[in-house]
RNA sequence: AGAGUUUGAUCCUGGCUCAGGAUGAACGCUAGCUACAGGCUUAACACAUGCAAGUCGAGGGGAAACGAUAUUGGAAGCUUGCUUCCGAUAGGCGUCGACCGGCGCACGGGUGAGUAACGCGUAUCCAACCUGCCCAUCACUUGGGGAUAACCUUGCGAAAGUAAGACUAAUACCCAAUGACGUCUCUAGAAGACAUCUGAAAGAGAUUAAAGAUUUAUCGGUGAUGGAUGGGGAUGCGUCUGAUUAGCUUGUUGGCGGGGUAACGGCCCACCAAGGCGACGAUCAGUAGGGGUUCUGAGAGGAAGGUCCCCCACAUUGGAACUGAGACACGGUCCAAACUCCUACGGGAGGCAGCAGUGAGGAAUAUUGGUCAAUGGACGAGAGUCUGAACCAGCCAAGUAGCGUGCAGGAUGACGGCCCUAUGGGUUGUAAACUGCUUUUAUAAGGGAAUAAAGUGGGAGUCGUGACUCCUUUUGCAUGUACCUUAUGAAUAAGGACCGGCUAAUUCCGUGCCAGCAGCCGCGGUAAUACGGAAGGUCCGGGCGUUAUCCCGAUUUAUUUGGGUUUAAAGGGAGCGUAGGCCGGAAAUUUAAGCGUGUUGGAAAAUGUAGACGCUCAACGUCUGCACUGCAGCGCGAACUGGUUUCCUUGAGUACGCACAAAGUGGGCGGAAUUCGUGGUGUAGCGGUGAAAUGCUUAGAUAUCACGAAGAACUCCGAUUGCGAAGGCAGCUCACUGGAGCGCAACUGACGCUGAAGCUCGAAAGUGCGGGUAUCGAACAGGAUUAGAUACCCUGGUAGUCCACGCCGUAAACGAUGAAUACUAGGUGUAGGGGCCCCAAGCCUCUGUGCCGCCGCUAACGCAUUAAGUAUUCCGCCUGGGGAGUACGGUCGCAAGAUUAAAACUCAAAGGAAUUGACGGGGACCCGCACAAGCAGCGGAGCAUGUGGUUUAAUUCGAAGCAACGCGAAGAACCUUACCUAGACUUGACAUGUCCUGAAUUACCAGUAAUGUGGGAAGUUCCUUCGGGAACAGGAACACAGGUGGUGCAUGGUUGUCGUCAGCUCGUGUCGUGAGAUGUUGGGUUAAGUCCCGCAACGAGCGCAACCCUUAUUGUUAGUUGGUACCAUUAAGUUGACCACUCUAGCGAGACUGCCCGGGUUAACCGGGAGGAAGGUGGGGAUGACGUCAAAUCAUCAUGCCCCUUAUGUCUAGGGCUACACACGUGCUACAAUGGCAAGUACAAAGAGAAGCAAUACUGUGAAGUGGAGCAAAACUCAAAAACUUGUCUCAGUUCGGAUUGUAGGCUGAAACUCGCCUACAUGAAGCUGGAAUCGCUAGUAAUCGCAGAUCAGAAUGCUGCGGUGAAUACGUUCCCGGGUCUUGUACUCACCGCCCGUCAAG
Repeated sequence: AGAGUUUGAUCCUGGCUCAGGAUGAACGCUAGCUACAGGCUUAACACAUGCAAGUCGAGGGGAAACGAUAUUGGAAGCUUGCUUCCGAUAGGCGUCGACCGGCGCACGGGUGAGUAACGCGUAUCCAACCUGCCCAUCACUUGGGGAUAACCUUGCGAAAGUAAGACUAAUACCCAAUGACGUCUCUAGAAGACAUCUGAAAGAGAUUAAAGAUUUAUCGGUGAUGGAUGGGGAUGCGUCUGAUUAGCUUGUUGGCGGGGUAACGGCCCACCAAGGCGACGAUCAGUAGGGGUUCUGAGAGGAAGGUCCCCCACAUUGGAACUGAGACACGGUCCAAACUCCUACGGGAGGCAGCAGUGAGGAAUAUUGGUCAAUGGACGAGAGUCUGAACCAGCCAAGUAGCGUGCAGGAUGACGGCCCUAUGGGUUGUAAACUGCUUUUAUAAGGGAAUAAAGUGGGAGUCGUGACUCCUUUUGCAUGUACCUUAUGAAUAAGGACCGGCUAAUUCCGUGCCAGCAGCCGCGGUAAUACGGAAGGUCCGGGCGUUAUCCCGAUUUAUUUGGGUUUAAAGGGAGCGUAGGCCGGAAAUUUAAGCGUGUUGGAAAAUGUAGACGCUCAACGUCUGCACUGCAGCGCGAACUGGUUUCCUUGAGUACGCACAAAGUGGGCGGAAUUCGUGGUGUAGCGGUGAAAUGCUUAGAUAUCACGAAGAACUCCGAUUGCGAAGGCAGCUCACUGGAGCGCAACUGACGCUGAAGCUCGAAAGUGCGGGUAUCGAACAGGAUUAGAUACCCUGGUAGUCCACGCCGUAAACGAUGAAUACUAGGUGUAGGGGCCCCAAGCCUCUGUGCCGCCGCUAACGCAUUAAGUAUUCCGCCUGGGGAGUACGGUCGCAAGAUUAAAACUCAAAGGAAUUGACGGGGACCCGCACAAGCAGCGGAGCAUGUGGUUUAAUUCGAAGCAACGCGAAGAACCUUACCUAGACUUGACAUGUCCUGAAUUACCAGUAAUGUGGGAAGUUCCUUCGGGAACAGGAACACAGGUGGUGCAUGGUUGUCGUCAGCUCGUGUCGUGAGAUGUUGGGUUAAGUCCCGCAACGAGCGCAACCCUUAUUGUUAGUUGGUACCAUUAAGUUGACCACUCUAGCGAGACUGCCCGGGUUAACCGGGAGGAAGGUGGGGAUGACGUCAAAUCAUCAUGCCCCUUAUGUCUAGGGCUACACACGUGCUACAAUGGCAAGUACAAAGAGAAGCAAUACUGUGAAGUGGAGCAAAACUCAAAAACUUGUCUCAGUUCGGAUUGUAGGCUGAAACUCGCCUACAUGAAGCUGGAAUCGCUAGUAAUCGCAGAUCAGAAUGCUGCGGUGAAUACGUUCCCGGGUCUUGUACUCACCGCCCGUCAAG
């Protein structure tokens, strides 16, 4: 000293929480010793038992008990005059129960119920008072008297107790004497702090005392004065919360006179007056003993009042007095009440908030201990007695302090535990074992204090009439304690919490949103550093944690130190103005309240603090100093503030002059419009809407003309113009009222500012009463819209809107910005006035009203002479969100309601400004077969294929909007195969390692097969240095194999998609408190962040483009397997020949906006043109930025973790993946004449081919078969169709269409039933162009026609390629979809499939 937590991130506001300290504490785990201090915070609840206040015989009468002694009687023993025992007598002695009397019991001890008060604290006063015992001084202590208790006798009563009679004493009581300096009266009036007032000296009169005791020395007694001590009273100041308590008070406030008191006083009483207190908070209500001090804090402060000290109050509850110096009395009395106990039922007794202790309450607080040795108290002459005060001990980690539980060495870094990348290493850890040393503590033994001084008794001395000194004697609870010495032996002694961040300290296992944790944020849904355990670590340590409470952190109640109020909570709707606050502009005088300074008193001790000293140290204690900032008295000073007095004019106000405005109130007047009425013209609709309908209209509407009536509002001008305090104010005019401005400087002379309470004004709506009612128009009605539509739209329409008089008193009453004053750069408009100026223009100035902008301020946005700047004054208001501007109470109101204004409970946030994105049925610009314009489809039919669903023993699994569904699968009859049924195997079908045997292997038998057993037969690998080795097969045991089992949300790799969209970033610099921005935006342009220009940016990277492949043109090189113009030849480029051409495939050329014109900024670029095979990236392909979707895949592969291990592994046979009411996707074939059929006939490209492609030929209607030339391919083969020509069909379910089915065949293959393809003949279904909706395509494209390949034994309508024929349309970017850039709004950021509100239901 700070930290965590609102957000995707940021700054701010703001709350919540944590780290610190403390405690009379409690609880959990643990516990060796000592010292000091502490211990019912709750029930001021109830209490058994014991103790806590007695003492004095030197006041008294006495003698119940005890003892001694004397006398005497008896008994026993015997040493026969002694001892012991039992009586009697004697108050003569020591003493003493009860009694009379004196003093004490008012102290000490306890508690905090009451009390908000002169109760307490502090200061002052009493000229308004008392004071036993004590001290000092003065005086006195004389003479008498009558009782009474005890004791005795007699009663009553259960008891407690009580009555009567008789006797007696006193330091008990009474009378008298003496007595003043006291008191009172009269005279008197010095003096005082002198206002009221108090009142000395002196003189006279009246009145009041006493007690003795003991034995020679004292102690007492009485009166008076003074002191000391203790008490009583009064006053100033201070002393909790609530205004949802605003009025309280009749002895109340005061006076006069009395009473009472120690004393003042309405303390009490009679009379008189009507006062007294209160917003500076009376009264009422709640809570509470106050202080010294304690805790905390840097301090100012905040909180507390246990122990110790001071004061107060109380003693079961309430009341009262008595005694006394002192009480209205804790262990006294009386009365009442409650409770408990005793009782013979008549009546009595009691008071632990004394010390122990008990019950109860409670989370919770101790022994029915010892001693008067010390300190202190009561009584006493004293010895002494009493003392639960006190001193000690006991219990309790409840606190503070101290000590210990060992120290040194010791690495095979042991065993064990835990962890890891596990043949090994790390850690626990010098830790242990082991060796040496020490002995605080412990145990045992021995020694052993101080606290004791005084007093008493005895003796002596000094001095002398009451003391002092010396010697001696005696007195210790704690205690045989502290302490010291010796012996023994590491011996007797360590735990608690925590380890995600805050906050020091991490790993494994278990669990699986369960169990649980949590102070806040939060953790846990199968890899939890956050739960539980373990190992290790961290912190503290005889303790450690938790809980509770207080302060701090919190500048988060901030009067000061030390906050705010445009938007975060917060400026009152506005003005006037009372109290109050504040200021005063200038000068002078005085005062001394504030202020400054000096001094005095006082601030108890303890506490605090500095130093020293004492307990072995420390805590603790003792001594000394300081502090205790406050209070009071007395001086001095006079700058400032306040008070007094005088004066001034600039603040403020008044007068005068000029001009101004939608300022207000009340009259009068005006035209247009609207509606209505009357009349005319006129005819079929009008009106209304997105479109309609309700409505009006042939009874004549709407429209139009004329006249009339009514009410309301004032077009244009009109403007970020004006006026007003705000609300607000608009036709013209008159009257009345108010106002700011400018000019001038005549008057007053600080008269000012603000402003609780109060008063007034206060939009709209609403309300009361009476008018008025044209328009508009809540409610209401109807028509629409809609899923509904109690709305938006339409047709009507009541209250209201208008006027007069009242009420209401609120608004986003806003500039979300209170009023006033002063100061602080400018620029530019505008309204009113003035000056300079001949006018105009211009300049200067005052007051308003706007914009821009510096300094400064602000969290930022922004404000910025009209401040949100710099300062001052006053007022209002705020203190997390919700609950709530609500409830209750009060006030106001006719009501509606307004105003004032909480709490319980709940959350960890709510909020402000700005930033990046995303989104918008926001805006601007742009692009894309996105729409539009077209062509052909799909959706209807049949079939193929995939999916869902259903079914099944199984129908294996995955893929799910675009971006799953002819997808993985470039091809399921077995195999594949992962699924099902059945049967088998268990080191295994497969890999490595060890050992043994043998080459391997094959036929036969059983079984469907896997496999099994048995025998028999055959068989004998390769290398060799001859030792053996390698491969393979069988057997044995163990490590292990194996898994298409789970998790794609643990992963790698790969892939899809946005999207071939033009974007995505970085370095340095700059701007911003920051997140971030700039660059990348802007003006143009492009397919493009492509390029140019500009610019606080300058550069760069990944993307774009280019580089690559292919295609289009051509040159050159090369001509075989290719080609054929010329020469020859053939049926044929067939062959010779040739390489010109085509073609092939290497290397080149070519295209770059290069050239011209125009536009454009002399740019980029665009438009047109030339040339060219090709023109503006020529066409196509490959190529996919940063990232998004927890997108897809654990079943291609790899892989963490989990799971199975005679099975979830492996093998075999059969079945299934091909099922079938149905739904969807993708295709094929069609529905026909641009066609079908038949016949004839022509032209490709790209590929493939040896377990292959297969020609010619022959057979078969055909699939195909036989046979086989050629070809490992520019050579041979597979191998074209549509088109074209001719004929026919003539619009039909057909010569269209071909499904389905039957029969007969062919091919592949161990095998064609489930379940293949093809052929021929026969059969001949649906279907006549397809609803809503929807897909593809912009040129060699769509459409159409065939061909090839991969996979493959066989099995394409699929997929991937190839060529042939070959269109239509694009005005354009309003709309749909997707995307890009800029901008704007946002309460979204999991980002609109967001967020979020209400109702209902369940719990």
Small-subunit ribosomal RNA from an uncultured bacterium, 1403 nucleotides, folded computationally. The RNAcentral record of the sequence draws on ENA and SILVA.